[in-house]
RNA sequence: GGAGUCGGCCAGGCAGUCGCGUCGCGCGCAAGCGCGCCGAGGAAAGUCCGGGCUCCACAGGGCAAGGUGCCAGGUAACGCCUGGGCGGCGCAAGCCGACGGAAAGUGCAACAGAAAGCAAACCGCCAACCUGCUUCCGGCGCUUUGGCGCUGAGGCAGCGGUAAGGGUGAAACGGUGGGGUAAGAGCCCACCGCGUGCGGGGCCAACGCCGCACGGCACGGCAAACCCCACCUGGAGCAAGGCCAAAUAGGGACGCAACGAUGUUGCCCGCAUCGCGUCCGGGUAGGCUGCUGGAGUGGCGCGGCGACGCGUCACCGAGAGGAAUGACUGCCCACGACAGAACCCGGCUUAUCGGCCGGCUCCGCCC
Numbered sequence: 001g002g003a004g005u006c007g008g009c010c011a012g013g014c015a016g017u018c019g020c021g022u023c024g025c026g027c028g029c030a031a032g033c034g035c036g037c038c039g040a041g042g043a044a045a046g047u048c049c050g051g052g053c054u055c056c057a058c059a060g061g062g063c064a065a066g067g068u069g070c071c072a073g074g075u076a077a078c079g080c081c082u083g084g085g086c087g088g089c090g091c092a093a094g095c096c097g098a099c100g101g102a103a104a105g106u107g108c109a110a111c112a113g114a115a116a117g118c119a120a121a122c123c124g125c126c127a128a129c130c131u132g133c134u135u136c137c138g139g140c141g142c143u144u145u146g147g148c149g150c151u152g153a154g155g156c157a158g159c160g161g162u163a164a165g166g167g168u169g170a171a172a173c174g175g176u177g178g179g180g181u182a183a184g185a186g187c188c189c190a191c192c193g194c195g196u197g198c199g200g201g202g203c204c205a206a207c208g209c210c211g212c213a214c215g216g217c218a219c220g221g222c223a224a225a226c227c228c229c230a231c232c233u234g235g236a237g238c239a240a241g242g243c244c245a246a247a248u249a250g251g252g253a254c255g256c257a258a259c260g261a262u263g264u265u266g267c268c269c270g271c272a273u274c275g276c277g278u279c280c281g282g283g284u285a286g287g288c289u290g291c292u293g294g295a296g297u298g299g300c301g302c303g304g305c306g307a308c309g310c311g312u313c314a315c316c317g318a319g320a321g322g323a324a325u326g327a328c329u330g331c332c333c334a335c336g337a338c339a340g341a342a343c344c345c346g347g348c349u350u351a352u353c354g355g356c357c358g359g360c361u362c363c364g365c366c367c
Base pairs, nucleotide, nucleotide: 001363002362003361004360005359006358007357008356009355010354012332013331014330015329016328017327018326020039021038023036024035025034026033027032041338045349046348048347049346050345051344052343053237054236055235056234065233066232067231068230069229070084071083072082073081074080085099086097087096088095089094100228101227105226106225107222108221122166123165124162125161126160130158131157132156133155134154135153137152138151139150140149141148142147174192175191176190177189178188179187193217194215195214196213197212198211199210200209201207241289242288243287244286251280252279253278254277255276256275260274261273262272263271264270296315297314298313299312300311301310302309303308333336
C1' cells in the first nucleotide's frame, strides 16, 4: 500500500426568526397571555419470542395440546447472549449449523436402476464341480476298414460361482495395499475407518481429544414423518384494571297515606304488587388515574476468558389523548438513507445515504 474479517459509535453541522405539545412559575373571574425547562429511533417497524404490571381462574396429581432440543454458564426470563465441543466452508482472521434418540415400534425413498434394506445379479468375470452337444485334436480297445465305444484336451450352452470392474442413483451393505482363488470376496493379513469396554484429559459436561484391550464389521439414510426421551407452558391484555360520578329509567330499606284495586281455590286472616316521601347502593355519559424514576443512562473501581455481576459517584433523556416534535432564511460540507413513541422492559428479524474509531488475518514493497 492492497484485499478481507470482526466489534463499537454517529445519523448533516452552526446561527437566527416564527410556530406546536406536556410541565413549572407569574398574571387573569375565565378564555387565555408571558417567561422558562424539555420534546422520537437505532430501528420508535414486524408483533415473532421472553418478562414486568393488571384482572380472571386455580388443593394435589395425571392425560391431552403446543413449544424447546450438543454441553456448561449468564439473565427477571427467553427460542436471546457468552464460552466450549462436534460437523461444514475459508490459506487465515473468521463465518454457518433444529446439532437428543434410527440396536422400542410404525412409516417413507419420485425418476433411474437387476436390486432401495432384505439383500440382489443387467453388462461383465470364471469354467474347479454336474449335465448335454460338438471338434481336419490326442490316447486306448473292437472292427466286416465304412466306422463304433471309452477317455483326455479344447469350444458352446445349461445348471452354477462371483460382487473385484462397468452402468443407475441423493444413497448400493467400509477404504487402500497385499495374500489367496477357477474367478472373486474381511475369505485371511497390515494400515486407516467403525463399534464396545477400561483408563486419562476436558476444573463438571458435551466430546475418538489421548492411550490400551477386544471385535472382521454387526448398527445404511430420513425424526423441520408419526413417535420415544428430557425440560417448559393457566387465560386475557392498558379498550388490562382502579377511583369519582350527572340527567333519565330501574333496584333496596324505612316511613306515610289509603283500608282501596288486582292476584293468591268460594270466604276470612296473612302475603305479594300498584301511590307518596326520605335515605342507600350499582351503573351509563363524562372526568380522573394507571403514565413513565426505570431489570434506567454515563463515569470510575473490583471479580470473571466472556456474556455478566458487585460497589460507588453523577444525571433525569417524550408522556400525548384526535393525538405536539414543524417551517423559513443565511453559511459550510462528503449534499444527507430507512423511518414517527401511545403501559414498560430484554431480545430476534427486517429496512437503512454515508461516515468515524479500534482489534485481527492474508498478500506485496521498503528499511

Predicted 3D model of a 367-nucleotide RNA (Bacterial RNase P class A) from a Lysobacteraceae bacterium.
The model forms 94% of the base pairs in the Rfam consensus.
NCBI's taxonomy places the organism under Bacteria, Pseudomonadota, Gammaproteobacteria, Lysobacterales, Lysobacteraceae.
Its Rfam family is "Bacterial RNase P class A". It is annotated as a ribozyme.